[in-house]
Parts: sequence; C1' cells; structure tokens
RNA sequence: UUUAAUCUGGAGAGCGCUGAGCGUGCCUGAUGGCACGCAGUAAUCAGCCGCCGAAGGGGCAAGCGGUGCGAUCCACUGCGAAUCUCUCAGGCCAAAGGACAGAGAGGG
Repeated sequence: UUUAAUCUGGAGAGCGCUGAGCGUGCCUGAUGGCACGCAGUAAUCAGCCGCCGAAGGGGCAAGCGGUGCGAUCCACUGCGAAUCUCUCAGGCCAAAGGACAGAGAGGG
C1' cells in the first nucleotide's frame, strides 16, 4: 500500500385501503350479522393507491479522443463521477438488509 474474515456505528418512506378466507368473542329460532385479530419470516392470499433511496442496476457534466475535405466553426460519435438523478430491482412498526465511516486477524 492492497485485499479481507470479523466487530462497531449507520438514514428514509402508509402498522394505507378493499375483498376473500381463517381465528376469537357477542347477537339471532335460523339463514346470518357485528367487533377484533391474521408482521416476529414455517406462521393467509389477491387487488388498488400513496411514498422512500444508502444492496444492486440505469442516466448524465467537465474533460480526453474519433469521424465527416476537417485548421476554425458545426454535426455525429466513444470513454467519462457521485451521497446528483431515474425508481427497474429493493424497501415503507420491529427484526433483517443497508451506501458510507472507524477498527481490523489473515493473505498479496
């Protein structure tokens, strides 16, 4: 100096709505009705709307080139960063994850 097991810190956004199903309780002579719950990842499913950006992914500036007669200008084009931007993916109680930061066995 580089890689890196591991440790520590680490934000944001609806516990949204509806339906079906299931469970519990209450009511009814009964059909049935009402209320509550169904997130701790083996522990319901489907649809709809709103939202977040810090896994990953996409896009772009300056700049450096290339091509067009090609010196200037112009046009096209390649490379080209992010915590910017997009929101595909992912996420919206907690947990998990988490860019990034600090430490860092061992290895080059």
This is a predicted structure of a 108-nucleotide RNA (Glycine riboswitch aptamer) from Limnobacter litoralis. The source organism's lineage runs through Bacteria, Betaproteobacteria, Burkholderiales, Burkholderiaceae and Limnobacter. RNAcentral holds the sequence, with entries from MGnify.